Source information:
The RNA shown here (Glycine riboswitch aptamer) has 92 nucleotides and comes from a soil metagenome. RNAcentral holds the sequence, with entries from MGnify. Model confidence (mean pLDDT): 81 of 100.
[in-house]
RNA sequence: CCCUGUGGGAGAGUCCUGGUGCCGGUCCUCCGGUGGCCAGGCGCCGAAGGUGCAACCGCCCCGGAACCUCUCAGGCAACAGGACCACAGGGG
Numbered sequence: 001c002c003c004u005g006u007g008g009g010a011g012a013g014u015c016c017u018g019g020u021g022c023c024g025g026u027c028c029u030c031c032g033g034u035g036g037c038c039a040g041g042c043g044c045c046g047a048a049g050g051u052g053c054a055a056c057c058g059c060c061c062c063g064g065a066a067c068c069u070c071u072c073a074g075g076c077a078a079c080a081g082g083a084c085c086a087c088a089g090g091g092g
Stems, first nucleotide, its partner, number of pairs: 001091008013042001015041006021034005043076003049072001050070001052068001056064003
């Protein structure tokens, strides 16, 4: 330095419209509820990855480069993911 396992690990929509599923009511066609699903729209976040600048670092020719930046990707309940940190094991 790389891989695996375990633990910790932030931010940002219960948004709007339409359709649909389920539940309840019902004047039988409508109403209400619902983080169930789909499509579109707008808003937002940055800590997978990626872009840009370059602080900084080095073996200082040159090279490596951010938690900064952009928001392409990804993400905005939970789940999952998650830079990074700790411990354990393995490999070079």